The part of an RNA shown here (small-subunit ribosomal RNA, 5' domain) has 499 nucleotides and comes from an uncultured bacterium.
[in-house]
Context: one part of a larger RNA
RNA sequence: CGAACGCUGGCGGCGUGCUUAACACAUGCAAGUCGAGCGGUAAGGCCCUUCGGGGUACACGAGCGGCGAACGGGUGAGUAACACGUGAGCAAUCUGCCCUUCUCUUUGGAAUAACCAUUGGAAACGAUGGCUAAUGCCGAAUAUGAACCCCCUUCGCAUGUUGGGGGUUGGAAAGCUCCGGCGGAGAUGGAUGAGCUCGCGGCCUAUCAGCUUGUUGGUGAGGUAAUGGCUCACCAAGGCAUUGACGGGUAGCCGGCCUGAGAGGGUGACCGGCCACACUGGGACUGAGACACGGCCCAGACUCCUACGGGAGGCAGCAGUGGGGAAUAUUGGACAAUGGGCGAAAGCCUGAUCCAGCAACGCCGCGUGAGGGAUGACGGCCUUCGGGUUGUAAACCUCUUUCAGCAGGGACGAAGCGAGAGUGACGGUACCUGCAGAAGAAGGACCGGCCAACUACGUGCCACCAGCCGCGGUAAUACGUAGGGUCCGAGCGUUGUCC
Numbered sequence: 001c002g003a004a005c006g007c008u009g010g011c012g013g014c015g016u017g018c019u020u021a022a023c024a025c026a027u028g029c030a031a032g033u034c035g036a037g038c039g040g041u042a043a044g045g046c047c048c049u050u051c052g053g054g055g056u057a058c059a060c061g062a063g064c065g066g067c068g069a070a071c072g073g074g075u076g077a078g079u080a081a082c083a084c085g086u087g088a089g090c091a092a093u094c095u096g097c098c099c100u101u102c103u104c105u106u107u108g109g110a111a112u113a114a115c116c117a118u119u120g121g122a123a124a125c126g127a128u129g130g131c132u133a134a135u136g137c138c139g140a141a142u143a144u145g146a147a148c149c150c151c152c153u154u155c156g157c158a159u160g161u162u163g164g165g166g167g168u169u170g171g172a173a174a175g176c177u178c179c180g181g182c183g184g185a186g187a188u189g190g191a192u193g194a195g196c197u198c199g200c201g202g203c204c205u206a207u208c209a210g211c212u213u214g215u216u217g218g219u220g221a222g223g224u225a226a227u228g229g230c231u232c233a234c235c236a237a238g239g240c241a242u243u244g245a246c247g248g249g250u251a252g253c254c255g256g257c258c259u260g261a262g263a264g265g266g267u268g269a270c271c272g273g274c275c276a277c278a279c280u281g282g283g284a285c286u287g288a289g290a291c292a293c294g295g296c297c298c299a300g301a302c303u304c305c306u307a308c309g310g311g312a313g314g315c316a317g318c319a320g321u322g323g324g325g326a327a328u329a330u331u332g333g334a335c336a337a338u339g340g341g342c343g344a345a346a347g348c349c350u351g352a353u354c355c356a357g358c359a360a361c362g363c364c365g366c367g368u369g370a371g372g373g374a375u376g377a378c379g380g381c382c383u384u385c386g387g388g389u390u391g392u393a394a395a396c397c398u399c400u401u402u403c404a405g406c407a408g409g410g411a412c413g414a415a416g417c418g419a420g421a422g423u424g425a426c427g428g429u430a431c432c433u434g435c436a437g438a439a440g441a442a443g444g445a446c447c448g449g450c451c452a453a454c455u456a457c458g459u460g461c462c463a464c465c466a467g468c469c470g471c472g473g474u475a476a477u478a479c480g481u482a483g484g485g486u487c488c489g490a491g492c493g494u495u496g497u498c499c
Base pairs, nucleotide, nucleotide: 001496003495004494005493006492007491010366011365012364013363014362015361016359017358018324023322024321025320027319028318029317032067033066034065037064038063040060041059044058045056046055047054048053074277075276076275084201085200086199087198088197089196090195093194094193098190099189101187102186103185104184105183106140107139108138109137115130116129117128118127119126120125146169147168148167149166150165151164152163155160175182176181203249204248205247210240211239212238215237216236217235218234219233220232221231222230252274253273254272255271256267257266258265259264279300280299281298282297283296302313303312304311305310330356332355333354334353338352339350340349341348342347369399370398371397372396379390380389381388382387403440405435406434407433408432409431413426416423417422443488444487445486446485447484448469449468450467454483455482456481457480458479465470
C1' cells in the first nucleotide's frame, strides 16, 4: 500500500474493495415527464341507465406535440497530442433553459397520426383507402439597434471598433387557463457552458538521421458558429531537424498521494478538474448542444429466434453469472434528505444519491477485569541436589460491569410539501435507564551477530535453518521439541512494490 498468503480473531466508528480478460454475458432494474399544447377514451373511480350504453373541469393505455434524453453514472483501450497543467488571446466565435431592458403576440391555409375499413407477414414489422386536431406544418401582414453599402465620428498596435446619418435587402409569433396567471416572437445586455489560437512545462530510445507533396507559403473560391490547406483550383518551392525532426517503445494528464531534513525520487487506487472511449471500423441525421454508452444507417466478428422468406442483440450503468487470476462484495432498502429531468402545482421518474449487507482490507477507539493475596502451594523446567524459576502468577478474599447479552424508553436529521390529517429508507438504529454475573472475549513472530530476548534434551555435514555473514561432522544459545524470555497485540509474521 486498492494488496495477497500463513496462523489467529471480541466490539464499535470512519473509510476502502476486479490492479488480471476494453474477455463473453442469463435475468431484473439504471430516463422519463407534461391532460394547464391536441384529437380522443383501452383500463379504473364517480353519476345516470331502457343493462345496449351515456356523462364526467375524476383520471388516463396507445397516439400527435413539447421539454429532457449531449446531464448524471462507467472505464482507461487509444492518445507523446494544444491531450493535460499553467498563463495569455479571439478586433475570428456560438450558447437551450435562467436573469435584465424594450417592443409585439395580427390574419389565412393545407395535411397527418391516433381511429375506422380492407389486407400482407411465422415474427419483427407493415401496405392501401377513408375521417380528424393542435403550442405540429405552410403562407400573408407588420417590426426594432438584424444583414449589406456609403458619409461623418470615438477609440485602438492593427485587419478594425464606438456613436450618428442616409440608402438597399430580406425576415417573427401560439395559444392555454381554475381568470390568479402561465406561455409564444423579435431585439439588447448579462450569466453559464462550449469552440478556436498562442507562449511555457512534464517519458525512454540515435542499435531510429534525415523527414515531408496538401507537404510550406500566396491568390481566389467553397465550407464552418468561427480563424485556418479545413477543402478545392491555380501559382511559387518551400517547411521541419543533433536545442533530436522522422521512426520505434511505453503511457490517459493534473490537483494530489507515498517517501525524504530538504533537494529530490516514486506514483496518479479512492475524492475533485480536464480528456478519450462505449462489441470492432466507418458515417451522418436530429438538435442550443452529439457525430450521441442504455439513438439511427452501413460493414465486420460473435450470440440468439425463425414457418428458412427474414429478424433480434451489445453491462467499460447497479446488482449478478461464467472465464482469467495470488486476489476484490448483495441478483438488498428508500426516494426520507441532497441533487437532476418533466410539470403551474400535486406529483411521477431517478442502481445519481442516501442507507443497509459482506470482507481485520486500512486507520482510529475500546475491551478481554480491578485491589488485596507467600509457609512463595501443586505441577512443569533447570539444578552445584542446598536450591532456583514459572510467580502475586494461581487458589482464596473484597470490588466493578465498559463492550457483548436481556428488558423498558427512544430521537435529531423536516427545510419543505399538504386545506388538514399527515409525511424518515436508515430504524425500534444511535442514545438514555434498569438487570445479572468475572461472567462471553489472545494470539503471532522471534531469542548467534546485525537485533531486545538462554537453558535443557533430541539429532550428529544427517535431518534442517538462512535477509547477509553463516549454522549442523557427539557437549549446537543458529536444526527439532520443551521450559523460560523478548517484541508487538486483535492482530502478528511472510511475499511483492516504492522512497